Bacterial RNase P class A from Nocardioides sp., 421 nucleotides, folded computationally. Of the family's consensus pairs, 96% are formed in the model. The sequence was found by an Rfam model in a public genome assembly. The coordinates come from a structure-prediction model, not an experiment, and the mean pLDDT is 76. It matches the Rfam family "Bacterial RNase P class A". Its family is annotated with tRNA processing, dimeric ribonuclease P complex and ribonuclease P activity in the Gene Ontology.
[in-house]
Parts: sequence; structure tokens; C1' cells
RNA sequence: UGAGCUGGCCGGGCGACCGCGUCGUACUCCGCGUGAGUACGCCGAGGAAGGUCCGGGCUCCACAGGGCACGGUGGUGGGUAACACCCACCCGGGGUAACCCGCGGGACAGUGCCACAGAGAACAGACCGCCACCUGAGUCGACGGGCAACCCGAGACGCGGGCGGCAAGGGUGAAACGGUGGUGCAAGAGACCACCAGCGCGCCGGGCGACCGGUGCGGCUCGGUAAACCCCACCCGGAGCAAGGUCAAGAAGCCGGGUCCGCGAGGACCCGGUGCGUGAGUGUUUGAGGGCGGCCCGCCCGAGCUCACGGGUAGACCGCCUGAGGCGGCCGGCAACGGUCGUCCUAGAUGGAUGGUCGCCAACCGGUUCAUCGUGAGGUGGACCGGCGAACAGAACCCGGCCUACGAGCCAGCUCAUCCG
Repeated sequence: UGAGCUGGCCGGGCGACCGCGUCGUACUCCGCGUGAGUACGCCGAGGAAGGUCCGGGCUCCACAGGGCACGGUGGUGGGUAACACCCACCCGGGGUAACCCGCGGGACAGUGCCACAGAGAACAGACCGCCACCUGAGUCGACGGGCAACCCGAGACGCGGGCGGCAAGGGUGAAACGGUGGUGCAAGAGACCACCAGCGCGCCGGGCGACCGGUGCGGCUCGGUAAACCCCACCCGGAGCAAGGUCAAGAAGCCGGGUCCGCGAGGACCCGGUGCGUGAGUGUUUGAGGGCGGCCCGCCCGAGCUCACGGGUAGACCGCCUGAGGCGGCCGGCAACGGUCGUCCUAGAUGGAUGGUCGCCAACCGGUUCAUCGUGAGGUGGACCGGCGAACAGAACCCGGCCUACGAGCCAGCUCAUCCG
């Protein structure tokens, strides 16, 4: 200098004008109501607010037991309120490396699957082949016999056939029942031997552990797939802020009181309280119904429940932001994180608020030029010109994560390559 790897920061700034929301203060008005208006002041969207994939806080069932099933997780040790998250390490894989990835327990509990190709895909297998023997015809040299003649015997080479041995060599395939070298054999083969890998059984050392290193013996070696069903270990109530509460309003009907009308029965109006009505079926200790994912057992509540038709209400407030909170210093820890001290209070809307306009600029990219630093490769700063000047994207009970989307840029550390000294 270039290429990469990992982590972090920011989510533009300044000024002017106009405009919003909660809260507070002051004043004014009013129909006196958490009403309306004016002025001033504090505060006012995110790193993901998105996805709704996990875990919780909180609320209710509910003062709620046991089991099965469903569901979740899957190396070890830590962190955390908890987790499928985070940290460190182990093993396996990728990469020259920094680093990255992992549905990381079990294939000897069982059931499946491994297409096509191939002889054969799990106790498999002979396509091309190698070897012994038999046989058919042929070639060769010229050994022996013979005067000679492929006449006899023997040999070598190749071809065809039969029968037997082989799984070493080649081929097929993603994968072929250990690898390399040798002995041996008719030819081979863990048949045997040496070394290696794997597996099993031991021993020694290191580590909290997963595991790692070393060593001894041995049958010689019995595939892969569980992100297939399954088995094993551990965990696991449900529903959810539209949770859940308080107040007000309200109609039929009923109760009480008052006023008026009426001979009376009774009717009308007002106030207060209560409060849905009618019909059918069934049930009331021989227990209907209920106990909020499913089933069983157990336990508990229980006088109502179910169906049909008809009526009223949809308002206000709480929940709602002081928190497993933010920021900073110190201490402990490899780290995640924890402890301690100090400091801060930073939206709370409810058809749903923080926006619009203008100007300048920081930063960045390219070019020109000047200065300066350095032994050098190269670097730094200034001026001018042009460009750009930011994307993804809006809280709605809150918090811890994960995943996804994203740019004007900046910082730190590490790896590799090249160049200079």
C1' cells in the first nucleotide's frame, strides 16, 4: 500500500420562520364541567420501533394434586429473572490464515429408505478378468524316435469350449465389507506378518468436564441415513392489556315515598332504590352445570343451566410507564456478566402528536495545484473546481433476546500478499 476477518460508533449539524402532543405555572372567559383560550417552560419514536420466532414481568382462571399425551431442547462448563439467548472451551467440517459453520445423545431396541448405474448396496457379490485340470483345431522351433510325411512322444505361444478355484487387479456408482508393504499360493485372500487407522477391553498422565496425550492386549474389522419414524435424557398449566378493574349512564319490570284524579277498584306524574323480560326443556344433595388446549384419576364450587324470541348500553377513568431502568467511575472475572459508589427521570397518545419551508456547512469521492514529513516505499495539511450530502423505516403494557431490512460515513484489533529500509 492492497485484499480480507472480527467487533464497535452514528442515524447529520447550525440558523431563521411557521406549526403539533402530554404535563406544569400565570391570566382570562364560561354553560362550573379533569371545559375553552392566551403566554411561558421541561420533555416528546428506533437500532431495528419491523417479524410475532422464543423467554419473562404483570393480570385472570385458582388457594389447585397425580399421571398420560401434545410440545420444546440436545457436546461440556458458566452467565441470566428466564430462554431455543450470550460467553468460554471440546469435537467435527471449511478456509493459506485471521476466522466461520454445526437440528453436536443413540444405527448393537425396533421399523423404514439408499433412485439410476452396477455382478453385488449389508453378513452382498462375479461383468471384464487371473489360475489349475480336461478338451478341439492351429502356429512355432526343431529336442527324442523314425528314410520321410504335422507319424508318435514332449515343449512353447495364442484362440474356442467344459469344469473348478479366486475376490487381490480393472469397471459401475455419492458410497462396494479396512489401508500400505511383504510372506505365501496353481492363482489369490488378514490366510499369515510389520506398520497405520478403526473397534473392544485395561493401565498411566492432564483437565471441574466434554475430551486430550501415552501405552498394553485382541477377534482381525460387522456401511450410510434419525433436519426419516423412533429410542434415551432433561424441561413444560392455560389465556392474554381487545388481560383485568373502578365509576357513570341506561329501558321494560318490581319495591318504597310524595302530588293529582277517581265513590271505589284503580290510573297519571315526580323522586329514590333495585334491576334485563317472556316461553319451553331439564336440574336442585339420587348433583344438572362449572373448575379456560386434549384424556384419565382425585379434589373442590354448586342452584341453577340450555334453547328460542324480544329490550338497553358501547361513555369516562385506572391499568399506562420508577424500571430484572439509563449514564459514569472503581473492583472481581479470559469473557458473558456481577458487585459497589455516584448521578439522571428522558413520549404516554386513543382516529391516534414531534412536521413543513429556506439558507449555509461538516463529512465523503474525483481532479488540479502548493507546502511539508520521511533514507525510502509512501504519508500529512491547505487552496480551487465538480459531485454527493444519508438509507431501512413510526411507540400503543413493559422488558431480555433472535431473525429480517438498511447507508453519507467513522473507529479499533487481527490475518495474508506485495513494496521500502